Context: one part of a larger RNA
Order: sequence, then structure tokens, then C1' cells
RNA sequence: UUGGGUCUAAAGCGUUCGUAGCCGGUUUAGCAAAUCUUUUGUGAAAUUGUUGGGCUUAACUUGACAUAUGCAGAAGACACUACUAAACUUGAAACCGGGAGGAGUUAGAAGUAUUUCAGGGGGAGCGGUAAAAUGUUAUAAUCCCUGAAGGACUACCAAUGGCGAAGGCAUCUAACUAGAACGGAUUUGACGGUGAGGAACGAAGGCUAGGGGAGCGAACCGGAUUAGAUACCCGAGUAGUCCUAGCAGUAAACGCUGUGAGCUAGGUGUUACAUAUUUUUCGUGAAUAUGUAGUGUCGAAAGGAAGCUGUUAAGCUCACCACCUGGGAAGUACGGUCGCAAGACUGAAACUU
Repeated sequence: UUGGGUCUAAAGCGUUCGUAGCCGGUUUAGCAAAUCUUUUGUGAAAUUGUUGGGCUUAACUUGACAUAUGCAGAAGACACUACUAAACUUGAAACCGGGAGGAGUUAGAAGUAUUUCAGGGGGAGCGGUAAAAUGUUAUAAUCCCUGAAGGACUACCAAUGGCGAAGGCAUCUAACUAGAACGGAUUUGACGGUGAGGAACGAAGGCUAGGGGAGCGAACCGGAUUAGAUACCCGAGUAGUCCUAGCAGUAAACGCUGUGAGCUAGGUGUUACAUAUUUUUCGUGAAUAUGUAGUGUCGAAAGGAAGCUGUUAAGCUCACCACCUGGGAAGUACGGUCGCAAGACUGAAACUU
């Protein structure tokens, strides 16, 4: 390389958009690039194969025939592919309709609690633990009441529930923005799929500058525990956590399962929409059935080493991309690109086993 693989053994990029490339629905006509058939030339000799001849045989030598996958020319065929032209509607997109949603951005408002402060009451402990101590308190704490300030958060509802490409998203209201589903069958008419490079987004933590700082809390400091205790427990507490503008670009970024399409039994929940029937307190109501789309669970066939998966496939097929090839050395060294840095991306070998 061929081949084989990627849920758990090595292996799916964190996610999406998208350039080149690769692949691509139905019908008709043309063309004949590709493909196929026939044929001509060439494809040196030696070599090789088959079959004869000559040295006693063999090696060797010699004759004939074959092979020589290619290249070029000519003639023909037209199913598939390409190309050209015309058309179609199932893929895709647009449009219309009424709904669902913690989808995003910005602004405003609200809620309980913690903390601090002020005032009043009260008068000895409070706090904390397995037990204690550090701590706090007659400069009046803890506790009760009233008020104020400030920051963060959004209990109940809450759910195998919803939305989003992923990260993620939860008080209420408004404005702006985006996507998906259902129904209509109105429009365009293959406009599509994937996607090397590339671009954008990307939890927490970290970095830069400026704000903010209630609670929590790396580091640090005390108190315990212990043989020790650089910990677990307790008391404090800085960075950080929050906001604005940038950087960074990684996670068990997980469904450890790339994206898209078709086909292959069902049962049972749940969410959204539509239709029908029944019901109704007449409402954006309820129940049942059916369909579509999502989201769970059980499961036939099938697959799998098994666990299990099973119309949300890990089944049967196709297209395209990414990745893997014993363990360690090592996600290290060197070089390069990026970054303020931390570091990220790319990524070996000797040696060892």
C1' cells in the first nucleotide's frame, strides 16, 4: 500500500458556516469526451510460452507460431457517466396561517435571604464541633422590632419537560433579532449533500485596563486532629467570583457514538402543531383516536467479543470529511505559527519493553 477499523480495546475535529474538491432527483432529445466492439500501424532483437529440428542426452543452439495489458489512426454502438438544450416536482428554498419555547441582545422593574449601618427593646453569654479551641462580647454581643445601604442570586412552579449548532439558557415587562415544528399546496424548479484549507462561536479557570465587592472563597494566617498533618473539621481571609472593553481557545467540550439521505416489526409515556369525534364551568378548557415533528422507555428481526444497540441504530446501503495502527519515552524535545503571559496548535527520535 491493499485490507481492517473508530460507544467501552488505538481511533469522530468542542460546535457550526463555508471555498476548492468529491458526490448528486425524474423525463426527453442531441453529442460522442468517457466507455465498449471491430480493424490498421507500431510495440527491435535477445528473453518468455507452445511445438518441431541439430549436437549420443541435457544445458546449449536453431525454425515456426504465440505473447507483448501500451500508444496512435480509422469505422461503429449509445445503456450508464460527463457535456448541451428543453421540461418536471418528490429533494431544497421562498410565501401564507395560527400556535409553542429558561433561544439571543439591550433597557427598565420586582422578590426573599445573607451582610453592614442607624434607632429602640433586652442584659450574659454567643459562635463552632464527634469533642474542643482559635474567634466574638459590659466600648453591650448573640436574640427581638423598625428603617436604610449595597452586592450577588432568582426558592416554590420544575419534569426521563422546553429551547439552542455546540458551549449553554430559568423572577417580571418592553423593544429588537434569529431558528425550528405543524398546516396550506401558492411560488421557484435540483437551486442540493459533504467539506481539505479558511472563518465565526466556544463552560470553568487564567491574563490586560477600568469599575464593583454582600455572600462564597484558591493562596496565606490562626485553632484543632495526628507519630507527623504543608490535608480532611473550625475561625478569619486576598486574588477570584459580578459589570464594561479586549485577549486567551482549552474540558470526562460525553450520547466517550461525525454530517446528510434511503430502507427494515411493534408496544407504551411525554412535548408541540393539525384533523375528527365526544364532552364542557364556553376558556388559549378536557378526554379519546389518527397524522407529522421532537424527546424518553421496553423490545422483534438484525448486529455485536460481550455489555448492550435496536425507525433518535451500534441493523441493511450510499455520499463526503476527520481520525487509528503494541506499551513506555511523550502530547515530551526540536523547529514553526499564534499569544502580554500562562500556554495553545502542529509534533518526532534515540533508547527501552